[in-house]
RNA sequence: GUUCCGGUAGCUCAGCAGGAGAGCGCCGCCCCGACAAGGCGGAGGUCGCUGGUGCGAUUCCAGCUCGGAGCA
Numbered sequence: 001g002u003u004c005c006g007g008u009a010g011c012u013c014a015g016c017a018g019g020a021g022a023g024c025g026c027c028g029c030c031c032c033g034a035c036a037a038g039g040c041g042g043a044g045g046u047c048g049c050u051g052g053u054g055c056g057a058u059u060c061c062a063g064c065u066c067g068g069a070g071c072a
Stems, first nucleotide, its partner, number of pairs: 001071007010024004019055001026042005048064005
C1' cells in the first nucleotide's frame, strides 16, 4: 500500500429481512435470625466519527478513524 474481520450498557456479546437487547455487574424491595443463593422491579447506551438515502438508520451507501489478521 491492498484485502478481509471487528468497534453496540461498567464487562462479555447478540441484533447484518430499517422502528435498541441478553448474561454478568450496579441500585431498591421481598425472602432469611443474618449472609449467600433465590424472586420481583429499576437505573445505565450521541450503537467509533462525519455525510447521503429515507417518515424513520446499529442496520443500506460513501468517506474517515481505531484494533486485529492475510498478501505485498
Transfer RNA from Actinoplanes italicus, 72 nucleotides, folded computationally. The sequence is in RNAcentral, with records from ENA and Rfam. The organism belongs to Actinoplanes, within Bacteria. The coordinates come from a structure-prediction model, not an experiment, and the mean pLDDT is 81. It matches the Rfam family "tRNA". Gene Ontology term of the family: triplet codon-amino acid adaptor activity.